[in-house]
Context: one part of a larger RNA
RNA sequence: GUCAGCGACUUCAUGUGUCGAGCAAGCUUAAGCCGUUAGGUGUAGGCGCAGCGAAAGCGAGUCUGAAUAGGGCGCUAAGUUCGACGUAUGACGACCCGAAACUGGGUGAUCUAUCCAUGAGCAGGAUGAAGGUUGGGUAACACCAACUGGAGGUCCGAACCGGUGCCUGUUGAAAAAGUCUCGGAUGACUUGUGGAUAGGGGUGAAAGGCCAAUCAAACCCAGACAUAGCUGGUUCUCCGCGAAAUCUAUUUAGGUAGAGCGUCCGGCGAAUUCCUCGGGGGGUAGAGCACUGGAUGGUUGCGGGCUGCGCGAGCGGUACCAAUACUAACCAAACUCCGAAUACCCGAGAGAACUACCGGGCAGACACACGGCGGGUGCUAACGUCCGUCGUGAAAAGGGAAACAACCCUAACCAUCAUCUAAGGCCCCCAAGUACUGGCUAAGUGGGAAACGAUGUGGGAUUGCUUUGACAAUCAGGAGGUUGGCUUAGAAGCAGCCAUCCUUUAAAGAAAGCGUAACAGCUCACUGAUCAAGCGAUCCUGCGCGGAAAAUGUAACGGGGCUCAAGCCAGUCGCCGAAGGUAUGGGUUCGCGUAAGCGAGCGGUAGCGGAGCGUUCCGUAAGCCGGUGAAGGUCAGGCGUGAGCCUGGCUGGAGGUAUCGGAAGUGAGAAUGCUGAC
Numbered sequence: 001g002u003c004a005g006c007g008a009c010u011u012c013a014u015g016u017g018u019c020g021a022g023c024a025a026g027c028u029u030a031a032g033c034c035g036u037u038a039g040g041u042g043u044a045g046g047c048g049c050a051g052c053g054a055a056a057g058c059g060a061g062u063c064u065g066a067a068u069a070g071g072g073c074g075c076u077a078a079g080u081u082c083g084a085c086g087u088a089u090g091a092c093g094a095c096c097c098g099a100a101a102c103u104g105g106g107u108g109a110u111c112u113a114u115c116c117a118u119g120a121g122c123a124g125g126a127u128g129a130a131g132g133u134u135g136g137g138u139a140a141c142a143c144c145a146a147c148u149g150g151a152g153g154u155c156c157g158a159a160c161c162g163g164u165g166c167c168u169g170u171u172g173a174a175a176a177a178g179u180c181u182c183g184g185a186u187g188a189c190u191u192g193u194g195g196a197u198a199g200g201g202g203u204g205a206a207a208g209g210c211c212a213a214u215c216a217a218a219c220c221c222a223g224a225c226a227u228a229g230c231u232g233g234u235u236c237u238c239c240g241c242g243a244a245a246u247c248u249a250u251u252u253a254g255g256u257a258g259a260g261c262g263u264c265c266g267g268c269g270a271a272u273u274c275c276u277c278g279g280g281g282g283g284u285a286g287a288g289c290a291c292u293g294g295a296u297g298g299u300u301g302c303g304g305g306c307u308g309c310g311c312g313a314g315c316g317g318u319a320c321c322a323a324u325a326c327u328a329a330c331c332a333a334a335c336u337c338c339g340a341a342u343a344c345c346c347g348a349g350a351g352a353a354c355u356a357c358c359g360g361g362c363a364g365a366c367a368c369a370c371g372g373c374g375g376g377u378g379c380u381a382a383c384g385u386c387c388g389u390c391g392u393g394a395a396a397a398g399g400g401a402a403a404c405a406a407c408c409c410u411a412a413c414c415a416u417c418a419u420c421u422a423a424g425g426c427c428c429c430c431a432a433g434u435a436c437u438g439g440c441u442a443a444g445u446g447g448g449a450a451a452c453g454a455u456g457u458g459g460g461a462u463u464g465c466u467u468u469g470a471c472a473a474u475c476a477g478g479a480g481g482u483u484g485g486c487u488u489a490g491a492a493g494c495a496g497c498c499a500u501c502c503u504u505u506a507a508a509g510a511a512a513g514c515g516u517a518a519c520a521g522c523u524c525a526c527u528g529a530u531c532a533a534g535c536g537a538u539c540c541u542g543c544g545c546g547g548a549a550a551a552u553g554u555a556a557c558g559g560g561g562c563u564c565a566a567g568c569c570a571g572u573c574g575c576c577g578a579a580g581g582u583a584u585g586g587g588u589u590c591g592c593g594u595a596a597g598c599g600a601g602c603g604g605u606a607g608c609g610g611a612g613c614g615u616u617c618c619g620u621a622a623g624c625c626g627g628u629g630a631a632g633g634u635c636a637g638g639c640g641u642g643a644g645c646c647u648g649g650c651u652g653g654a655g656g657u658a659u660c661g662g663a664a665g666u667g668a669g670a671a672u673g674c675u676g677a678c
Stems, first nucleotide, its partner, number of pairs: 001678006011091013026047003032041003051058002061073004095233002098230001102223006113197009122187001124156003127152001131148006160184003165180001167178002199215001201211003236612006246259005261364001262362006271355001272353003275349006286338001287336002292332003296328004303321002305318005368393010398409003413586004418582003424576003427560003433573001435572006446562001452546002456543010473530005479503003484498003509524001512523003587602006613667001615664005623657003632651008
């Protein structure tokens, strides 16, 4: 891992509701007793038949009260016993499995920690303390030398004890080891045997270490099925309806209670929703500046600053700040002179839906998600977060969006190799137009992106010049006073300042650039000629261009591939396309109908309700089936919407059991489930 078996809402008591049964203003026994175990008996007790008041008490009333007032609770209500089912509570197990832990009583120091008693062990080598002897030395000591001596938690290093570093090993040879290497090795050394200390206790040169592969409180048994608002699991079928992830409260926030939302029963009987019309209140969007505030320019200029005059009072000036008023243009969730659309309330009406409301039984749910719109928060960040509102998912399959809960289309009772459509599509992959008409795009734009930039290209508008010849190009001119004046070393059109005239002209600036030290030189404006028909500027707009860098590999059309398109814009006619619509047949629920029949509904998680199948045992059953072959196994055929059922063949070899009822240890795929097999 697979297969097989086992494996989870029970039982009792007490309420409550529904259904059924008995009796009924009544209903009913409990213990006990008797008994042929069917039942009988038993009337204590319980519930009901009257309530109100704290009570005395009164009573269809009563309490409060001064009250014959008002008000509260009552009166006009059928109950009760048993059974089944739903559900609640209790039963210290109450659907099952699961802690870490707590408490009690015991068992452990053959491992290990420390200690006690008594034994044992430590090759070899090195160093050479004190002391001693002899000699020297001293007045005597001291002191010196040699020899002797053999100290030490001394040195090197086996046994022994340890365990430093790497490697190997990691389903190991081993639940801690192996090779190499390394520390101690006469000591606070190592070790044998016997003994001591025990669980909130021991022991600890102290690491929360160790106390039998277990230690921040050992192990065994018991309390014990501890508790677990937590996780996991919870077993047959079909049919009807079908949620919520909100509010309030909570030592509450992943729990729970009441309400909202679901379902079932009863009651009521259109009271409900949508739409149209009529009538309402409002202060949002927008807008506005009349209030409250903000904020800009102009005029005004209180007051202030600076400043002049004056001994002072005071009188002046001001291109500074600036109140107020006026004016122009603005801003506001907590501004409003105004003010919608929607929404909401009331009433009426046609049609559709088949609802609303009340009482009761049973729930689930109180983690929501994304999308559109209106907002807060955040960065007008987030698949962010928090509200409101609608939709979808949740609990919704099907078609489209390449793929893609939430987007678009559309709600799947079943069958069909029928048909029409939606979104979206119609060159091939791939069903359907290589369809049609008129444009646009040249960028593979389409098929990712901004500010900004640009003689890309189409459309529109306004305007200037132009056959008295525009625009571009080419040829020629572009002069004189004059090197204007000033400045300057110089300043001659062209560093800078001032002025910017006059003349000759077809035209030519006291010069728009380049250039020189300054001149010179080259262009330009302007003019003539050549040529011959359009040329320039601005604005609006369609489609394109640049701006444009990312990590495996084209990779920013799903792919192929596409250019008067297979791209984009506008229009036209067809077609394809879904579990949508229709058609035909069938099932089921409900409504209408005497019926025949007709019509409508039938996606679904939590959940509520209904109807069934099967298993074991009991009655039916001393019946029925069975060696002319039961149960079980296996193969095949048939029936049923399904759980399942029936029949036949083979196997098997002795039991099985219809029907209608009853009772449950009653249905397995999941619980890192349990046991077994492989």
A computed fold for a 678-nucleotide part of an RNA from Devosia sp., annotated as large-subunit ribosomal RNA, domain II. Taxonomically the source falls in Devosia (Bacteria, Pseudomonadati, Pseudomonadota, Hyphomicrobiales). The full RNA is in RNAcentral, with records from ENA. Rfam family: Bacterial large subunit ribosomal RNA. Rfam links the family to the GO terms structural constituent of ribosome and ribosome.